[in-house]
Context: one part of a larger RNA
RNA sequence: UGACGGGGCCCCGCACAAGCGGUGGAGCACGUGGUUUAAUUCGAUGUAAGCGAAGGACCUUACCUGGGCUUGACAUGUACGUGGUAGGAGCCUGAAAGGGUGACGACUUUUCUCGUAAGAGAAAGGAGCGUACACAGGUGCUGCAUGGCUGUCGUCAGCUCGUGUCGUGGGACGUCAGGUUAAGUCCUGGAACGAGCGCAACCCCUACCGUUAGUUGCCAACAGGUUAUGCUGGGAACUCUAAUGGAACUGCCGGUGAAUAGCCGGAGGAAGGAGGGGAUGACGUCAAGUCAGUAUGGCCCUUAUGUCCAGGGCGACACACGUGCUACAAUGGGUGGUACAAAGGGUCGCCAACCCGCAAGGGGGAGCCAAUCUCAGAAAACCAUCCUCAGUUCAGAUUGGGGUCUGAAACCUGACCCCAUGAAGGCGGAAUCGCUAGUAAUCGUGGGUCAGCCACACCACGGUGAAUACGUACUCGGGGCUUGUACA
Numbered sequence: 001u002g003a004c005g006g007g008g009c010c011c012c013g014c015a016c017a018a019g020c021g022g023u024g025g026a027g028c029a030c031g032u033g034g035u036u037u038a039a040u041u042c043g044a045u046g047u048a049a050g051c052g053a054a055g056g057a058c059c060u061u062a063c064c065u066g067g068g069c070u071u072g073a074c075a076u077g078u079a080c081g082u083g084g085u086a087g088g089a090g091c092c093u094g095a096a097a098g099g100g101u102g103a104c105g106a107c108u109u110u111u112c113u114c115g116u117a118a119g120a121g122a123a124a125g126g127a128g129c130g131u132a133c134a135c136a137g138g139u140g141c142u143g144c145a146u147g148g149c150u151g152u153c154g155u156c157a158g159c160u161c162g163u164g165u166c167g168u169g170g171g172a173c174g175u176c177a178g179g180u181u182a183a184g185u186c187c188u189g190g191a192a193c194g195a196g197c198g199c200a201a202c203c204c205c206u207a208c209c210g211u212u213a214g215u216u217g218c219c220a221a222c223a224g225g226u227u228a229u230g231c232u233g234g235g236a237a238c239u240c241u242a243a244u245g246g247a248a249c250u251g252c253c254g255g256u257g258a259a260u261a262g263c264c265g266g267a268g269g270a271a272g273g274a275g276g277g278g279a280u281g282a283c284g285u286c287a288a289g290u291c292a293g294u295a296u297g298g299c300c301c302u303u304a305u306g307u308c309c310a311g312g313g314c315g316a317c318a319c320a321c322g323u324g325c326u327a328c329a330a331u332g333g334g335u336g337g338u339a340c341a342a343a344g345g346g347u348c349g350c351c352a353a354c355c356c357g358c359a360a361g362g363g364g365g366a367g368c369c370a371a372u373c374u375c376a377g378a379a380a381a382c383c384a385u386c387c388u389c390a391g392u393u394c395a396g397a398u399u400g401g402g403g404u405c406u407g408a409a410a411c412c413u414g415a416c417c418c419c420a421u422g423a424a425g426g427c428g429g430a431a432u433c434g435c436u437a438g439u440a441a442u443c444g445u446g447g448g449u450c451a452g453c454c455a456c457a458c459c460a461c462g463g464u465g466a467a468u469a470c471g472u473a474c475u476c477g478g479g480g481c482u483u484g485u486a487c488a
Stems, first nucleotide, its partner, number of pairs: 001488002003485003007482007015472002019435005026326008034317002042052002063312007072135001076134007087104001090101004107126008137301002140299003146295001148290003151286001153284001158197006164173003176189004203278004208246007218235002222233003249272001252266005315454001328428001332387006344375003349368002354363003394425001399420007441464007
């Protein structure tokens, strides 16, 4: 100087407390360990287990079994060979890959010959193919050889430098103290004075208003028309859309403070003291993660650790753990009726009306490259009615049967629909998680990936909409000052 302390003081954070809802018990889904297996590919391992994977039936695929290929599935170069060459219908064999055979049969450059021309022939090349050699190839190993990227402490308020001063020196001061802040934020003081990376601001979304613009969006006034509808003429007000501006700064008033920084209350205001949210991650830590995204040193394989194919596996199942979904019901379940969103997607696509089917779906074909058409019915809510506390009109697992769709193909192993079946489950031990406001809880909607889908995941969108915070003793994590140390 650091690090550490079951040392001290100060401060912060859903850290505790105060509350609300969960997990831990059940069934199922997914992931992990373990076990099993020919293989159940690999990685991730306290904080990393719905993680890499934003789509494992084949493919993917890296694993296993079996069958093939050997300059190779792919690249560059050299040498030699090759016009019946390259390509190749068909045939044989085969699960395919592959191995045979093979009618037909090219492209292109230059020169020469024949020919008036069209064209024909010959020679030498190119391309392609074959052979040989250099080499290719490797999701083989090492993330403890690396680049790059990422996680984490942590959006925590810190980490440093120049000059100067002090100290023999390591080093210290600055960065401390008193206030204050979300903040090393700002103020005052002081051997400090300044500066850099961080903080903040500049960027985006959202909340209010204006200006510009007015179609595909809108409809107040006028006119026309309809069972009805901005449907039509028209309008540019309103909503909205999307570009550009304004608006918030402790600016004003009072109190408090030390006159300051600020803090508290108030006015005005759509918004008030960082308005709400996002992007943004300092010096560094963990030899953290990734050689399986890619790149890359070294090592290893080279008729195989490369490569092609078929089938299987990644989906196994005594069990253990994690993350979720659905429930255990009456603040509920069933049936009928009636409302109100936002944000997205769509041409190998979204698919209207209408018809068929109980339904999944099928037929149909209008419109739409979309503020135009379409996915598209929002659901909870509200109204009416049935159920009356029961393993039930709760719950829906499991199983039987019958279907639909995607796709060469749903046996291993898809989703969905209908009929039947109707399991556990009566609110969950020790323990443990999330959340401070349009949040939690709850309700639906969309998207990516994608033929389909094991999505209950992930990413987004809106609807309804709480309770509680006295406080900082305790638990966890972090910051500052100080103190002890036999640690570095």